[in-house]
C1' cells in the first nucleotide's frame, strides 16, 4: 500500500413539489475536519506568576458526513 473477514450509533420524519430538488427543525459520531491535559519551546518577571507557541486520543465539537438496505465506515483479524 493492496486483497479478504468482521465491523457502531441515529427519523425509511415533517412541509412544497408530478419528478427534479428546495425548506424545516430533530437525532448519532466511527471517513475527513475542529478543539485541549501533561510536558517541551520562547518572552516577560529577582521571584511567584502570566502571555505565546508546539501539543494525543475511541476524548470534545458536529463544519463535512450520516439516520431501512445497499454503499460508506473508525477500528480489528488474516493474506501478499
Nucleotide at each position: 500500500a493492496c486483497u479478504c473477514u468482521g465491523g457502531a450509533g441515529a427519523a425509511g420524519c415533517c412541509c412544497g413539489g408530478a419528478a427534479a430538488c428546495g425548506g424545516g427543525g430533530a437525532c448519532c459520531g466511527a471517513a475527513g475536519g475542529u478543539g485541549c491535559a501533561a510536558g517541551g519551546c520562547g518572552g516577560c518577571u529577582c521571584a511567584c506568576g502570566c502571555c505565546g507557541u508546539c501539543g494525543a486520543a475511541u476524548c470534545u465539537c458536529u463544519c463535512a458526513g450520516g439516520u431501512a438496505a445497499a454503499a460508506g465506515g473508525a477500528c480489528a483479524g488474516a493474506g501478499u
Glycine riboswitch aptamer from uncultured Dysosmobacter sp., 80 nucleotides, folded computationally. Its Rfam family is "Glycine riboswitch aptamer". Gene Ontology term of the family: glycine biosynthetic process. The organism belongs to Dysosmobacter, within Bacteria. The model forms 89% of the base pairs in the Rfam consensus. The sequence is in RNAcentral, with records from MGnify.